Predicted 3D model of a 73-nucleotide RNA (transfer RNA) from Schistocerca americana. It matches the Rfam family "tRNA". About the family: Transfer RNA (tRNA) molecules are approximately 80 nucleotides in length. It is annotated as a transfer RNA. Its mean pLDDT, the model's own confidence on a scale to 100, is 81. Lineage of the source: Eukaryota > Mandibulata > Insecta > Acridoidea > Schistocerca. RNAcentral records the identical sequence in 2 taxa.
[in-house]
């Protein structure tokens, strides 16, 4: 150069045919326990890499670009 994959909550990852974005970990409260730890409950926490477009409606389709990975010349 060309092919191809990842980016979504602090972290690691879901997320189906387009239909109000989620789990675990960690935070923070409460509960329980002499205390701590464990265990239960609850709660906070999202510019879906970025900007546009089709759409009534986009994380998921399109174009355009950042970063990272891998393959190939």
């Nucleotide at each position: 150069g060309c092919c191809u994959g990842g980016c979504u909550a602090g972290c690691u990852c879901a997320g189906u045919c387009g239909g109000u974005u989620g789990a675990g970990c960690a935070u923070g409260a409460g509960a329980c326990u002499u205390u701590u730890a464990a265990u239960c409950u609850c709660a906070g926490g999202g510019u879906u890499g970025a900007a546009g477009g089709u759409u009534c409606g986009a994380g998921a389709c399109c174009c355009u670009u950042g970063u990272u990975g891998g393959g190939u010349g």